[in-house]
Annotation
TPP riboswitch aptamer (THI element) from Leuconostoc carnosum, 92 nucleotides, folded computationally. The organism belongs to Leuconostoc, within Bacteria. Rfam family: TPP riboswitch aptamer (THI element). Gene Ontology term of the family: thiamine pyrophosphate binding. Its mean pLDDT, the model's own confidence on a scale to 100, is 75.

RNA sequence: UCAUUGUGCUAGGGGCGCUACUAUGUGGCUGAGAAGAACCCUUUGAACCUGAACUGGAUUAUACCAGCGUAGGAAAGUGUCAUACUGAUUAU
Numbered sequence: 001u002c003a004u005u006g007u008g009c010u011a012g013g014g015g016c017g018c019u020a021c022u023a024u025g026u027g028g029c030u031g032a033g034a035a036g037a038a039c040c041c042u043u044u045g046a047a048c049c050u051g052a053a054c055u056g057g058a059u060u061a062u063a064c065c066a067g068c069g070u071a072g073g074a075a076a077g078u079g080u081c082a083u084a085c086u087g088a089u090u091a092u
Base pairs, nucleotide, nucleotide: 001088002087003086006080007079008078009077010076011042012041013040014039016036017029018028019027020026021025048073049072050071054067055066056065057064
């Protein structure tokens, strides 16, 4: 000198399954989140959707795990931490 992370505000995007019972409610499982103004994500985009009633492996069961996936789509602006951490380059 350049790059980079976290985070605030506003705006936007998204998902909400499986299972038991005395069943429109109360429990169990995974997970950030299974209807809470909560959680996650916003192009440096695996939040989420299509493929997919997919393939393999587990489970009481599941969109549970992995593959698929360098696939195709998918929603932004502005501050601050601060020349602080980290990386690169240059000079001494």

Record summary
The sequence was found by an Rfam model in a public genome assembly.